[in-house]
Context: one part of a larger RNA
RNA sequence: GAUUGAACGCUGGCGGCAUGCCUAACACAUGCAAGUCGAACGGCAACAUGAGGUGUAGCAAUACACCUUGAUGGCGAGUGGCGGACGGGUGAGGAAUGCAUCGGAAUCUGCCCAGUCGUGGGGGAUAACCCGGGGAAACCCGGACUAAUACCGCAUACGACCUUCGGGUGAAAGCGGGGGACCGUAAGGCCUCGCGCGAUUGGAUGAGCCGAUGCCGGAUUAGCUUGUUGGCGGGGUAACGGCCCACCAAGGCGACGAUCCGUAGCUGGUCUGAGAGGAUGAUCAGCCACACUGGGACUGAGACACGGCCCAGACUCCUACGGGAGGCAGCAGUGGGGAAUAUUGGACAAUGGGGGCAACCCUGAUCCAGCAAUGCCGCGUGUGUGAAGAAGGCCUUCGGGUUGUAAAGCACUUUUAUCGGGAACGAAACAUUGUCGGCCAAUACCCGGCAAGACUGACGGUACCCGAGGAAUAAGCACCGGCUAACUCCGUGCCAGCAGCCGCGGUAAUACGGAGGGUGCAAGCGUUAAUC
Numbered sequence: 001g002a003u004u005g006a007a008c009g010c011u012g013g014c015g016g017c018a019u020g021c022c023u024a025a026c027a028c029a030u031g032c033a034a035g036u037c038g039a040a041c042g043g044c045a046a047c048a049u050g051a052g053g054u055g056u057a058g059c060a061a062u063a064c065a066c067c068u069u070g071a072u073g074g075c076g077a078g079u080g081g082c083g084g085a086c087g088g089g090u091g092a093g094g095a096a097u098g099c100a101u102c103g104g105a106a107u108c109u110g111c112c113c114a115g116u117c118g119u120g121g122g123g124g125a126u127a128a129c130c131c132g133g134g135g136a137a138a139c140c141c142g143g144a145c146u147a148a149u150a151c152c153g154c155a156u157a158c159g160a161c162c163u164u165c166g167g168g169u170g171a172a173a174g175c176g177g178g179g180g181a182c183c184g185u186a187a188g189g190c191c192u193c194g195c196g197c198g199a200u201u202g203g204a205u206g207a208g209c210c211g212a213u214g215c216c217g218g219a220u221u222a223g224c225u226u227g228u229u230g231g232c233g234g235g236g237u238a239a240c241g242g243c244c245c246a247c248c249a250a251g252g253c254g255a256c257g258a259u260c261c262g263u264a265g266c267u268g269g270u271c272u273g274a275g276a277g278g279a280u281g282a283u284c285a286g287c288c289a290c291a292c293u294g295g296g297a298c299u300g301a302g303a304c305a306c307g308g309c310c311c312a313g314a315c316u317c318c319u320a321c322g323g324g325a326g327g328c329a330g331c332a333g334u335g336g337g338g339a340a341u342a343u344u345g346g347a348c349a350a351u352g353g354g355g356g357c358a359a360c361c362c363u364g365a366u367c368c369a370g371c372a373a374u375g376c377c378g379c380g381u382g383u384g385u386g387a388a389g390a391a392g393g394c395c396u397u398c399g400g401g402u403u404g405u406a407a408a409g410c411a412c413u414u415u416u417a418u419c420g421g422g423a424a425c426g427a428a429a430c431a432u433u434g435u436c437g438g439c440c441a442a443u444a445c446c447c448g449g450c451a452a453g454a455c456u457g458a459c460g461g462u463a464c465c466c467g468a469g470g471a472a473u474a475a476g477c478a479c480c481g482g483c484u485a486a487c488u489c490c491g492u493g494c495c496a497g498c499a500g501c502c503g504c505g506g507u508a509a510u511a512c513g514g515a516g517g518g519u520g521c522a523a524g525c526g527u528u529a530a531u532c
Base pairs, nucleotide, nucleotide: 001532002531003530004529006528007527008526009525010524013379014378015377016376017375018374019372020371021337026335027334028333030332031331032330035082036081037080040079041078043075044074047073048072049071050069051068052067053066054065055064056063057062089290090289091288098215099214100213101212102211103210104209107207108206112203113202114201115200116199117198118197119196120154122152123151130143131142132141133140134139160169161168162167174195175194176193177192178191179190182189183188216262217261218260223253224252225251228250229249230248231247233245234244235243265287266286267285268284269280270279271278272277292313293312294311295310296309315326316325317324318323343369345368346367347366351365352363353362354361355360382412383411384410385409392403393402394401395400418468419467420466421465422464426459432452433451434450435449436448437447438446476521477520478519479518480517481502482501483500487516488515489514490513491512497504498503
């Protein structure tokens, strides 16, 4: 000099864009953060509608009330499917089961894309609901009923798998829209379209595995190792492998630093530097690891699973003392620790994600707003004129000098702030209508192209624009002995104090404290800490 996720002191007008627990991976009250599908299913608790019945009012139409009915829109709870393995957080552990780069072969891959072949016919259960029982609760038990895209056989097998090459093994599920003949009392069959389902090939994406090279300090750590190193055979895995097991051999690593100890998430990057290098790894992006501590598996395409399960432990809470419940290193927020780090905010409008045919629902991801000069950038705190060089202050050799065109005065301007008015971009899609084409028996439905045109904004009392009045609403901080830009007076008297280094202060201190003046930066300025 540059820099910082900074803190502290003094001060503080506005805007834009960023950033904001570096410490206790300490403990957490409360709310929210993962649901969705009725176009898989049986149903009907609530809401709305229809139908039927009864009653009241009325001449009646009708209105109101009650009851019945899942008939309709829908839908709490339940079965089932997909998603809760993404997104979000943290950096404890880990020096290599990790990261970075470059290669490799013995693998899997839901949803998605392209292709091929299928989707036939049966069965037995079980939630919900009902009945009964236990428990303070959490919840649990028994009996009876029922559905499915839940579950299980049978049939079939283009591929696929196994094979002694003869052969053998293994699938599936339906739901919705529309409809001309024909059948059917009807439901529907049937046809067709869409969404699905099964088998298989390839792709894409994602993931697992192996190798090489590189990745901190210590030798006041020199020897380490028995599943250890290799082989044969097996088990296990999606897959290779001592990954595991039996047997056999006695190997393997190490001063090119094994082993041990300490420290540490790694990288793209970031800071600095002319570079080489040094330091660092906040925000953003990739990878890894973790989810109260330790262990374990289940389900699944994928987890050994942050808001799943089981066991053990510590802690907290409820209890009728028998037994139960919990896990903010998600977003806010609280206590604590600390020099120190924000709101228990708004919205799904956009982008993205999950579910759904869709409408739509969910989304503390995200987009916004709030707080903080924490940083960077921009703007302002007025402009011109104004010498009687006013008053006051300070200094003085008492003549004057300086503050100083500074102020006042005069003439202007109105950024910002305040008030009033107007007002965007971010939002064009999905849907709808028309038309053309495809599909089709079909001018239905469905799909695609084009056109028309509607709805949808948290931010938002927005940006921006216009108007109004009025200099009105806005300057501090550090320093002035040398380094180092900037000097005098008073006070103090080795005292009080200053200090980055040299050093100042013991009676004229440009070095302490105050004042006047000056210098440097400026909504900041200094100090401290840290890095180059």
A computed fold for a 532-nucleotide part of an RNA from Lysobacterales bacterium 66-474, annotated as small-subunit ribosomal RNA, 5' domain. Rfam family: Bacterial small subunit ribosomal RNA. The prediction has a mean pLDDT of 86. It was read from a public genome assembly. The source organism's lineage runs through Bacteria, Pseudomonadati, Pseudomonadota, Gammaproteobacteria and Lysobacterales.